RNA sequence: ACUGACAAAGGCAUACCCAUCGGAAGGUGGGGACGCAAAGUCACCGGCCCAUCAAUCGUUCAUGGGUGGCGGGGCUGCCAGGA
Repeated sequence: ACUGACAAAGGCAUACCCAUCGGAAGGUGGGGACGCAAAGUCACCGGCCCAUCAAUCGUUCAUGGGUGGCGGGGCUGCCAGGA
């Protein structure tokens, strides 16, 4: 490199609730844990979500925004085993 328990130290924080920002998706802070061996980080590709516009009468195209806990990929990292 690679692999991930029967270890150790820990870490993150789903849903939901409160406050707040936003037109919305959703974000931020606090509480809270469903889970996560990268659930650290990055919107490059795809998916999904929101808004606007045009066309159409199921929706579709385009533009802008979001999602890293949807998948891929880049970079970085603890411990143990290990070529």
The prediction has a mean pLDDT of 86. Predicted 3D model of an 83-nucleotide RNA (c-di-GMP-I-GGC riboswitch aptamer) from a Gammaproteobacteria bacterium. NCBI's taxonomy places the organism under Bacteria, Pseudomonadati, Pseudomonadota, Gammaproteobacteria.